Notes
The prediction has a mean pLDDT of 80. A computed fold for a 108-nucleotide RNA from a Bacillota bacterium, annotated as Guanidine-I riboswitch aptamer.
């Protein structure tokens, strides 16, 4: 000094919106129809650099018997990752986001 190969799944939080449900206003009567998310909500998205979990990897180690690049058990380790509202621009979906594009790109 330069290089990712820094895993996946699922549950969840921060956070996000406004299809559906509820709610709030208004229209003519249970229905219905319009608007409102600058409506706590239900059900929904939801973190590389947030939580748990299972998987997975990788080390030693121990039983097994088929003696091998094996199975199968136990212990260990899976680390780091600052500021710029994740800052600029894309894309998904009804819509938005700390979702993805991205441990990417730009500035310090």
């Nucleotide at each position: 000094u330069g290089a990712a190969a820094g895993u996946g799944c699922a549950c969840c939080u921060a956070g996000g919106g406004u299809u559906c449900c509820g709610u709030c206003g208004c229209c003519u009567a249970u229905a219905g129809g319009c608007g409102g998310g600058u409506c706590u909500g239900g059900a929904c998205c939801a973190a590389g650099u947030g939580g748990u979990g299972c998987a997975g990897g990788c080390a030693c180690u121990g039983u097994u018997c088929a003696u091998g690049u094996a199975a199968c058990a136990g212990u260990g380790c899976u680390a780091c990752a600052c500021c710029c509202u994740a800052g600029a621009a894309g894309g998904a979906u009804a819509a938005a986001a700390g979702c993805c594009u991205g441990g990417g790109c730009g500035g310090g």

Lineage of the source: Bacteria > Bacillati > Bacillota.